Predicted 3D model of a 396-nucleotide RNA (Bacterial RNase P class A) from a Thermodesulfobacteriota bacterium. Taxonomically the source falls in Thermodesulfobacteriota (Bacteria, Pseudomonadati). The sequence is in RNAcentral, with records from ENA. Its Rfam family is "Bacterial RNase P class A". From the family's description: Ribonuclease P (RNase P) is a ubiquitous endoribonuclease, found in archaea, bacteria and eukarya as well as chloroplasts and mitochondria. The coordinates come from a structure-prediction model, not an experiment, and the mean pLDDT is 75. It is recorded under the gene name rnpB.

C1' cells in the first nucleotide's frame, strides 16, 4: 500500500431571528369553578422511535386438579423478570489466516418419500462382463485303414453361479492388501474408518485421550408424519378505572279527574284537547380526568466474574402529545469532496517537463428515518469516523 476480518463511539457545534406544542409564574378580562388573552422562564424523538418477529411488566376476563388437542423450543454449562436473546465452551462445516456459520435430540419404535437416469433406490440388484454345465457348428490335435470316440480353441443361443470390474445416478449395502475360489464375495485374515458395549484418565458437562471386546457395517430425509424431553390460559392502553351534557328503560317523592298540564288570546271571560306533569335517583352517549412515565431507569466509580451479568456507593430526572407538537432561515466554526494559485523536495548540466509533499481563496455535500403504555432482545434501513487483528507485496 492492497485485500479482508472483528469491534467501538457518533448522528455536527455555537449564536441570532421567525414559528409549533405541553408545563410553570405573573398581569388583565369574564360573578365564580374554570376559561380566554398577553408576557417571561423552562422542556420537547431514535439508534434504529421502523417491522410487530420473540420474551416480560401492567390491566381486565377465565381458572379445584388432571388429561386430550394445539403451539413453541431442542449440543453443554451459565446469565436473566423472562426468552427462541446474550455469554462461555463442545462438535461439525467454510476460510491460507484473522474469523465466521450451524434448522446440532431420535432414522437398530413405527409409517412414509426419493424426479430423471438405471438391471436394481432398500428384508437389494444380473444390463455388460467373468466363471461353470450340457448342446449345435467351424478349425486344429491324439487314437484308428477309415467312421465312431476323446481333447483344445472360437462362435451361437440356453440354464445356473458371481456384487471383484464396467455402466447409471445426488446416493448402489465400509476401504486397502493378502489368502481363498470354477469365477467371486467379510468367505477368512491384517491394518484403517465407523457403530455399539465394558473399563480407565481429564473435564461440572457437552466431549476429548487411551485400553479391550462384539457383530462384521445397521444408507439419506424428521424444514414428512411421528417418538422423546421441557415450556405455554385468553385478550390487549381502543387494556382498564373515574367524572359526566344528552337519551330510552326502571325506581322514588309531590300535585292531580273536586281537572295537573296544554292550545286559541295583548289581557280577562269563554271554547277545545285532556292523563299525565314537575323534581330527584338511575343510566353513561358527546366531552373530560386518570392510567402516563421514578423505571428489571440513566451516568460515574468500586468489587466479584474469562464473559453475559450481579452487588454496592454517589449523583441525575431526560417528551408525554391525542386528527397528534418537536420545524425553518441566516452567520461563524468543525468534518468530507473539489480546488484557482503560492511554496518546498527528488531526478537532471539545466528547465515552464515528470513524480511527491504542504498551504490555500472559492465552490459543493451531509443519510436512514418520526415517540403514541413501558421495558429486554432479534431483524431490517442508513451516513461518515476511529481502533485491534489477519493475509499478500515492496522498501528499510
Nucleotide at each position: 500500500a492492497g485485500a479482508g476480518u472483528a469491534g467501538a463511539a457518533c448522528a455536527g457545534a455555537u449564536g441570532g431571528c421567525c414559528g409549533c406544542u405541553g408545563c410553570u409564574u405573573u398581569a388583565c378580562c369574564a360573578g365564580a369553578u374554570u376559561g380566554g388573552u398577553a408576557a417571561a422562564g423552562g422542556g420537547g424523538a431514535g439508534g434504529a422511535a421502523a417491522g410487530u418477529c420473540c420474551g416480560g411488566g401492567c390491566u381486565c376476563c377465565a381458572c379445584a386438579g388432571g388429561a386430550c388437542a394445539g403451539g413453541a423450543u431442542g449440543c453443554u454449562g451459565g446469565c436473566u423478570a423472562a426468552c427462541g436473546c446474550c455469554c462461555a465452551g463442545u462438535c461439525u462445516c467454510g476460510g491460507c489466516a484473522a474469523c465466521g456459520a450451524g434448522g446440532a435430540g431420535g432414522a437398530a419404535a413405527g409409517u412414509g418419500c426419493a424426479a430423471c437416469a438405471g438391471a436394481g433406490a432398500g428384508u437389494a440388484g444380473a444390463c455388460c462382463g467373468c466363471c461353470u454345465u450340457a448342446u449345435a457348428c467351424a478349425a486344429g490335435g491324439g487314437u484308428u485303414u477309415g467312421u465312431a470316440u476323446c481333447u483344445u480353441u472360437g462362435u451361437a443361443a440356453a440354464a445356473g453361479g458371481u456384487a471383484a470390474g464396467g455402466g447409471u445416478g445426488a446416493a448402489a449395502g465400509g476401504g486397502u492388501g493378502a489368502g481363498g475360489u470354477a469365477a467371486g464375495a467379510g468367505c477368512u485374515c491384517a491394518c484403517c474408518a465407523g457403530u455399539c458395549c465394558c473399563g480407565u484418565c481429564g473435564g461440572u458437562g457437552a466431549c476429548g485421550g487411551u485400553g479391550g471386546g462384539a457383530g462384521c457395517u445397521a444408507g439419506g430425509c424428521a424444514a414428512a408424519c411421528c417418538c422423546c424431553a421441557u415450556c405455554c390460559g385468553g385478550a390487549g392502553c381502543a387494556a382498564g378505572a373515574c367524572c359526566a351534557a344528552a337519551u330510552a328503560a326502571g325506581g322514588g317523592a309531590a300535585g292531580u279527574u273536586u281537572g295537573a298540564g296544554g292550545g286559541c288570546u295583548g289581557u280577562c271571560c269563554g271554547c277545545c284537547c285532556g292523563a299525565g306533569u314537575u323534581c330527584c335517583c338511575g343510566g353513561g352517549u358527546a366531552g373530560g380526568u386518570c392510567g402516563c412515565u421514578u423505571g428489571a431507569u440513566c451516568u460515574u466509580g468500586a468489587u466479584g466474574g474469562u464473559a453475559a451479568c450481579a452487588u454496592c456507593a454517589a449523583g441525575g430526572c431526560u417528551a408525554g402529545a391525542u386528527g397528534a407538537a418537536u420545524g425553518g432561515c441566516c452567520a461563524u466554526c468543525g468534518u468530507c469532496c473539489u480546488g484557482a494559485g503560492a511554496c518546498c523536495c527528488u531526478c537532471u548540466a539545466a528547465u515552464u517537463a515528470a513524480g511527491g509533499g504542504c498551504c490555500a481563496a472559492g465552490g459543493g455535500a451531509a443519510a436512514c428515518a418520526g415517540a403514541a403504555c413501558c421495558c429486554g432482545g432479534c431483524u431490517u434501513a442508513u451516513g461518515a469516523u476511529c481502533u485491534g487483528c489477519u493475509c499478500u507485496a515492496a522498501c528499510a